[in-house]
RNA sequence: AGAGUUUGAUCCUGGCUCAGAUUGAACGCUGGCGGCGUGGCUAAAACAUGCAAGUCGAACGCGAAAGCGGGGGCAACUCCGCAAGUAGAGUGGCGAAAGGGCGAGUAAUACGUUUCUAACGUACCCCGAGGCCAGGGAUAGCCCGACGAAAGUCGGAUUAAUACCUGAUGGCCCGGCGAGACCGUAUGGUUUUGCCGGUAAAGGCUUGCCACCUCGGGAGCGGGGAACGUCCUAUCAGGUAGUUGGUAGGGUAAUGGCCUACCAAGCCUAAGACGGGUAGCCGGUGUGAGAGCACGGCCGGCCGCAUCGGGACUGAGACACUGCCCGGACUCCUACGGGAGGCUGCAGUAACGAAUAUUCCCCAAUGCCCGCAAGGGUGAGGGAGCGACGCCGCGUGGAGGAUGAAGCCCUUCGGGGUGUAAACUCCUGUCAGGGUUUAGGAACUCAUGACCAAACCCAGAGGAAGAGGCGACUAACUCUGUGCCAGCAGUCGCGGUAAUACUGAGGCCUCGAGCGUUAAUCGGAAUCACUGGGCUUAAAGGGUGCGUAGGCGGCGCUGCAAGUGCCUUGUGAAAUCCCAUGGCUCAACCAUGGAACUGCUUGGUAGACUGCAGCGCUUGAGGUCGGUAGGGGUCGCUGGAACUCUAGGUGGAGCGGUGAAAUGCGUAGAUAUCUAGAGGAACGCCAAAGGUGAAGACAGGCGACUGGGCCGAUUCUGACGCUGAGGCACGAAAGCGUGGGGAGCAAACGGGAUUAGAUACCCCGGUAGUCCACGCCCUAAACGAUGUCAACUAGACCCGGGAGGCACUGACGCCAUCCGGAUCGAAGCUAAAGUGCUAAGUUGACCGCCUGGGGAGUACGGUCGCAAGGCUAAAACUCAAAGGAAUUGACGGGGGCUCACACAAGCGGUGGAGCAUGUGGCUCAAUUCGACGCGAAGAACCUUAUCCUGGGCUUGACAUGUAUGGAUUAGCCUCCCGAAAGGGAGGUAACACCCGCAAGGGCGGAACAUACACAGGUGCUGCAUGGCUGUCGUCAGCUCGUGCUGUGAAGUGUCGGGUUAAGUCCCUCAACGAGUGAAACCCCUGUCGUUAGUUGCUAAGGCGCAAGCCAGGACUCUAACGAGACUGCCGGCGUCAAGCCGGAGGAAGGUGGGGAUGACGUCAAGUCCUCAUGGCCUUUAUGCCCAGGGCUGCACACGUGCUACAAUGGCACUUACAAAGCGACGCAAGACCGCAAGGUGGAGCAAAUCGCAUAAAAGGUGCCCCAGUUCAGAUUGGGGUCUGCAACUCGACCCCAUGAAGUUGGAAUCGCUAGUAAUCGCGGAUCAGCUACGCCGCUGUGAAUUUGUUCCUGAGCCUUGUACACACCGCCCGUCAAGCCAUGGGAGCCGGGAAUACCCGAAGUCGUCUCGA
Repeated sequence: AGAGUUUGAUCCUGGCUCAGAUUGAACGCUGGCGGCGUGGCUAAAACAUGCAAGUCGAACGCGAAAGCGGGGGCAACUCCGCAAGUAGAGUGGCGAAAGGGCGAGUAAUACGUUUCUAACGUACCCCGAGGCCAGGGAUAGCCCGACGAAAGUCGGAUUAAUACCUGAUGGCCCGGCGAGACCGUAUGGUUUUGCCGGUAAAGGCUUGCCACCUCGGGAGCGGGGAACGUCCUAUCAGGUAGUUGGUAGGGUAAUGGCCUACCAAGCCUAAGACGGGUAGCCGGUGUGAGAGCACGGCCGGCCGCAUCGGGACUGAGACACUGCCCGGACUCCUACGGGAGGCUGCAGUAACGAAUAUUCCCCAAUGCCCGCAAGGGUGAGGGAGCGACGCCGCGUGGAGGAUGAAGCCCUUCGGGGUGUAAACUCCUGUCAGGGUUUAGGAACUCAUGACCAAACCCAGAGGAAGAGGCGACUAACUCUGUGCCAGCAGUCGCGGUAAUACUGAGGCCUCGAGCGUUAAUCGGAAUCACUGGGCUUAAAGGGUGCGUAGGCGGCGCUGCAAGUGCCUUGUGAAAUCCCAUGGCUCAACCAUGGAACUGCUUGGUAGACUGCAGCGCUUGAGGUCGGUAGGGGUCGCUGGAACUCUAGGUGGAGCGGUGAAAUGCGUAGAUAUCUAGAGGAACGCCAAAGGUGAAGACAGGCGACUGGGCCGAUUCUGACGCUGAGGCACGAAAGCGUGGGGAGCAAACGGGAUUAGAUACCCCGGUAGUCCACGCCCUAAACGAUGUCAACUAGACCCGGGAGGCACUGACGCCAUCCGGAUCGAAGCUAAAGUGCUAAGUUGACCGCCUGGGGAGUACGGUCGCAAGGCUAAAACUCAAAGGAAUUGACGGGGGCUCACACAAGCGGUGGAGCAUGUGGCUCAAUUCGACGCGAAGAACCUUAUCCUGGGCUUGACAUGUAUGGAUUAGCCUCCCGAAAGGGAGGUAACACCCGCAAGGGCGGAACAUACACAGGUGCUGCAUGGCUGUCGUCAGCUCGUGCUGUGAAGUGUCGGGUUAAGUCCCUCAACGAGUGAAACCCCUGUCGUUAGUUGCUAAGGCGCAAGCCAGGACUCUAACGAGACUGCCGGCGUCAAGCCGGAGGAAGGUGGGGAUGACGUCAAGUCCUCAUGGCCUUUAUGCCCAGGGCUGCACACGUGCUACAAUGGCACUUACAAAGCGACGCAAGACCGCAAGGUGGAGCAAAUCGCAUAAAAGGUGCCCCAGUUCAGAUUGGGGUCUGCAACUCGACCCCAUGAAGUUGGAAUCGCUAGUAAUCGCGGAUCAGCUACGCCGCUGUGAAUUUGUUCCUGAGCCUUGUACACACCGCCCGUCAAGCCAUGGGAGCCGGGAAUACCCGAAGUCGUCUCGA
């Protein structure tokens, strides 16, 4: 000292949240020792039990008993002495009003500070003066008697005093009447003195002490008064009858309406009375840099209270915590008649509550009461106990100890972490434990310790560590489990299968006998802003003016000294805080001293500033005079245009209205047009960037009355000013009341349209209203969203009003000036937009207003209003934001520019039919999956898959390794079971090397068997991924470096003017460059040349009947290399440009045509089933093998195609012309057979040579004659061919027969701009065959239309709006279901507080009367 959180990002505003400190705390987990503190915050609710105030025999009178001893008696018993003048109660004195507790009440009868008392009191204590004489009568107790359960009460007799009474004395004192002196703030005080009246006393004992009386003084303590200060609320605005004052009296220690009578009518209040709520106040405490804010527990001062309420008595002192009386509530006792009680003292109980301790020890110390004293009393106090409640201190060990044990965790499997940590070795001895002793707390010669403390000795690492956290804020990371579940969370937010955020573990971080959580205060929060904020758009300027209180106020001089500065007096208790020093081993804690206590107060001084008083001044303000502009206001009169209506004329079928219509009006004559008349409202042009007004607002013309402004002046007054809480006035429109008026317009309403609906927009009508007068209402985006006044701070330019100067005059112009209205702009300000002498700049004065969003300008209350409603104005609850300005995108049924078969113009289709194929759906044991323009360039088996049914195998169909075995096995042959796979039986027995002649033996690898590692998976996740691909899109874009601009996001460059197919190029420019895309480079094709000339070609020549051969390289062709096209040339346009238009030449002309080539990115697009791959799952199965079935199922729906519906056709015959391909597991000629598919057969050909291979449309000739046909060919029957192990499910083809729908296709929709569409055939891949009508290619024939960009779709650039950013498939509003929450209303009901009137009325005080020492 800040941080998190609004956005895609940014700046600002603004709230919420966090990090800090603290606590009389509580809760969770944990817990070794000690010191010092601290501990019922809730029920001022109730309390069992014990203790907490007594003491004095030196004030007084009485006066035991147990027990012991002695005497008497047989004994029971009795007497005497001691116990003992003791215990005990009583009279009397002092104390009991202190100490201790609590905070209910109290907002002032309180507290704090200062001050006054000339208006007062004071027992005990101290000082001084004087005194203590003479008498008297009672009464407790004790005893007797009576009543009562008890508590207790009554009567009789008797007794003492420092108890009580009478009298005497009276310096002093008190009261009354006088006189003098001094003093004072008024009443007056002090003092001297005269006269009259009044008032005292107590003794005790140990004989020098204590007590007693009166007066004066002191100390300490108390009573009373004043000023100032002391919470929230105005949704409390008026309160008050003893109220305010006076006179007289009463009362008190004392002033006083404190009380009473009478008189007067005052007194308090916006500086907040009265009322309501809350609260003991202070020293201080917590926090804070401070100012503040919050608090008042412990300690100290004051106040108040003592079960609730009232009252007095006694006393120096009380209206009395452990006294009295009365009333209430409650509890207890009771013989039912009546009594007793008061823990908010110390312990303790129960209750309440989240929660707060021992029914402990001692008077040893400190203090208090009593006492001469000894001493007694003291739950005050001193101590101990309990609680980690707080603060402070100490410990739980120290040193050594591995390239580092085990366990646990992680791992890329190599290792890493825990970690010198442990073990182990060597030590130490704090605390706790055991023991011994006594310096200290003991003052004070002796004596005296409840409790504490200290020193020394012993043993032994032993008895002593946890809590919270680890996504960011915020220090600290991995694995597992879980799978929007369970859970976490202070805020933001985590969790939907790879969670550093949940759970567990390992590790780590922080603190440590504690650690966290909750609650609470301050801080951060400048987020109530005095220090120290704001109000154009974020919350916030009152709609406007006039003006009251208040606040503030020009220049000069003088006085005063209230404010203010300085010096000073007293005070500001102690404790606390701070500093220094000291004492407990340190610290906490404690002590001593100092400082401080920012305040109040006394006296003095200063005289600038403020204030007050006085005098003067003119510049602020106002007046006067002379001019001047204006829709300023009120009233009256008046004008023309338009409109509607009325009457008449002309006229004759429509008018009107809309996007289009209809309702409506019109042959009873509309609309249109002319004439005349009536009516109401509004004032065209001028007119504006204009004018006036305080604002609302104000517009035809004229007049009357009237407000204000501005300018000029050699004028007057002399601060008369500014602002303005309340208050008063004005205040658009709508609305209300009464009465008029009513042409047009027009809420409501009616009708017609539109629409899914249309209570709307559009149309036809139409009433309030709009207009006038008077009276209300009082609001608004009443806006410049900008309060009023004053001063100062660059300019430029325009408009309105005035009065000057310059030039001889003057239009005009120039210069300077005052007022008003605009625009652009310096500085400055601002979050930015912007503002900028008309400030939102720099200052001053005053007022109003704001403090997160919603709830809400709402409810309640008050007030105003006829009403509508206005003004004032909350809370519960809820959210983590709501906002402002600007940025980049995206979007718009916004704009501009420009493209594309996007539309339009055309041609042909799809959508209707049949069939093929794909998908959905349905079905099924299964119709495997993905995808949704596909994998599939070949599903009968195979393919084919966790598709289904069934049968089998288990180290496996496939790979690698280890161990063991040993020639058994595998292989091969035969047989059996089986649908096969597979299983079983028998036989045989390989290869390399070594030994050996051989037989044979040995050994080894492969193989095999067994076992183990592992294999396998077209299982899941394309939302964990790589790679590849699609799409936008061959659209022209996408970016970077440096610089510059902006607080920043970002902008600039990439915008603008031209141009292009193109961010293509040119020009300009705070930009200059660059990259990637575009283009070009590559391939095919179009022209020419060169080279080459077989298998290709054939013009000339030769031969041959012909096929052809020889020959030739000219041509075609083939395939390699070149040429060619570049706006190069000409003209025009264009900015001297880029380029565009036209032309020449040329095979080709402005990219010649086609292909390949696909920027940054988008779609969590597609693919885990090509492949690769993380994680998960499976392992006698989700792997592997096999048979059969399925992927071809069919009531339907959709997509893509094929064939058609015919005459531009069909059929038959006949005659031409291709290109590109393919062929040995192949293509297959000629020939022969078959109607045909095909068969037989096999020449030739690894192919410019042979074959597939006849191209078809086209041409020619003929028939058909518009029909469901000589169209069309589905479907079905029959017979065949071919491939294949096998055509049933489920192949293709041929022949004969059959001959369906279909006669050009609704809404809608697709492709194509030239060798294109359309149309015709040919080939190829895959492939045994083929469901190919598909796909990829090839040539043949060969059009039409567009020179346009309004519209539909998509795209690019610029711009604009935005509350969108998951970005319009966005965002978002209202109603509604069920349940729940809060608040309000609600017939009412219940409770509390306060008040008024009247009645009854306890104790008690006062008064009166009676009795009376």
Model confidence (mean pLDDT): 82 of 100. This is a predicted structure of a 1413-nucleotide RNA (small-subunit ribosomal RNA) from a metagenome. Its Rfam family is "Bacterial small subunit ribosomal RNA". Gene Ontology terms of the family: structural constituent of ribosome and ribosome. RNAcentral holds the sequence, with entries from SILVA.